Context: one part of a larger RNA
Molecule: small-subunit ribosomal RNA, central domain
Organism: Nanobdellota archaeon
């Protein structure tokens, strides 16, 4: 609990897709549910009001009129609005054509430096490591040098508050598939929109299962140090693990700690992608303006508890939908429900301050 809120104090689901439901653009006509508006009826009593009346008066009581009343129902009128329904429109929403942009996605071939290993060949006592050292590797010839092979993972520089993507995220070329958006045409449909409770679906890393691969890196694990100790930090070494196919899993400071969509509200300056219009120019170059989309940076009026926000709002409105309600106990415990399991998700209460 008809409140006030949700960047930082308690709160925005990791995203999206979409059913139900709220909600919704312009015009005309027509019905009148809502809606307004009138009239009955009905709305108990008490309470009000104004007269009479009792107790000496008065509060209080008692009788008569009359008012008051949310609401409910039944004719009857309005029809601006919502709403039904009929019809038209094109500003929103799809669709079409166009040249262009881009680490979006998925597959399949090729390539690159370095790392390790093995081999050749050449060369001799150290190499590695560290604040220092040992542990370790070496004469069964290392480290270093010279070619050569293999084999895994990775993809410098380009690289940019630069691109794309719903987020999660993507970065060596080329082909082939598949998808999105932006601008530009104003050809086409005509509100077909927005949100979204459940519910489907994607979802970093690390974990599970079941085969493969294993170069480097490396939890645990074994050792050298260092310590009063040192289950660490450093230093050798090393399994899972990272990598690949196929599932499962569903989580993160899944972060702009900012939920989606619509329209309004000064301005300056960078940058990306499109078209239009100028200029220089004659390279499918360069430049300046402008309009749209993105994507930063100052900033006014707003707003803010301040920090800061500020047309990419935290300004001003409006629709939806999640969520908060003092700390802790506690994201626990119970049940249910997902999952091999490890554990997600739903989520309390005593009790304490």
């Nucleotide at each position: 609990u008809u409140g006030a809120g949700u960047c930082u104090a308690a709160a925005g689901c990791g995203u999206u897709c979409g059913u139900a439901g709220c909600u919704g653009g312009u015009c005309u006509g027509a019905a009148u549910a809502g809606u307004u508006c009138g009239u009955g009826c009905u709305u108990a009593a008490a309470u009000c009001u104004u007269c009479c009346u009792g107790u000496u008066u008065a509060a209080c009581g008692g009788g008569a009129a009359g008012a008051c009343a949310u609401g409910g129902u039944a004719c009857g009128a309005a029809u601006a609005c919502u709403u039904u329904u009929a019809g038209a429109c094109u500003a929103g929403a799809g669709g079409c054509c166009g040249g262009g942009a881009g680490g979006g996605g998925g597959g399949c071939u090729g390539g690159g430096a370095a790392c390790u290993u093995u081999c050749u060949a050449g060369g001799u006592a150290g190499g590695a490591g560290u604040a220092a050292a040992a542990u370790c590797c070496u004469u069964u010839a290392a480290u270093c040098u010279u070619g050569a092979a293999a084999a895994g993972a990775c993809c410098a520089c380009c690289a940019g508050u630069g691109g794309c993507g719903a987020a999660g995220g993507c970065g060596c070329a080329g082909c082939c598939c598949c998808a999105g958006a932006a601008c530009g045409g104003a050809c086409c449909u005509g509100a077909c929109g927005g949100u979204g409770a459940g519910g489907g679906a994607c979802g970093a890393a690390g974990g599970c299962u079941a085969g493969g691969a294993g170069a480097a890196c490396g939890a645990a694990c074994c050792g050298g140090a260092u310590u009063a100790g040192a289950u660490a930090c450093c230093c050798g070494g090393g399994u899972a693990g990272c990598c690949c196919u196929a599932g499962c899993a569903g989580u993160a400071a899944a972060c702009g700690c900012u939920g989606c969509u619509u329209a309004c509200u000064a301005u300056a300056c960078g940058u990306u992608g499109c078209a239009u219009u100028u200029c220089c120019u004659u390279g499918a170059g360069g430049a300046a303006a402008u309009g749209c989309a993105g994507u930063g940076u100052g900033a006014c009026a707003g707003c803010g508890a301040a920090g800061g926000c500020g047309u990419u709002a935290a300004g001003u409105a409006a629709g939806c939908c999640a969520c908060u309600u003092g700390g802790g106990g506690a994201g626990u415990a119970u049940a249910a429900u997902c999952g091999c399991a490890a554990g997600g998700u739903c989520g309390a209460a005593a009790c304490u301050u």